[in-house]
Molecule: transfer RNA
Organism: Christensenellaceae bacterium
């Protein structure tokens, strides 16, 4: 320099065109004598960034950043 892979709440991930979900951590409650454990409820990402199709993008395509692989 070429080529592929991934970036989605603090951490791990699923959504593959039609409201962005869970799991763990945070909080609050409930039971306990206290605690933990166990249940309930909250909270917290508009998806690496731009830009472009499309009525409609996490998903398509262009470019760009990052990190990791293979090839020289």
């Nucleotide at each position: 320099a070429g080529g592929g892979a991934a970036g989605u709440g603090g951490c791990u991930u699923a959504a593959u065109g039609g409201u962005a979900g869970a799991g763990c951590a945070g909080c609050g409650g409930u039971c306990u004598c206290c605690a933990a454990a166990a249940c309930c409820g909250c909270c917290g990402g508009c998806u690496g960034c731009a830009c472009g199709u499309u009525c409609g993008a996490c998903u398509c395509g262009u470019g760009u950043c990052u990190u990791c692989c293979c090839u020289g």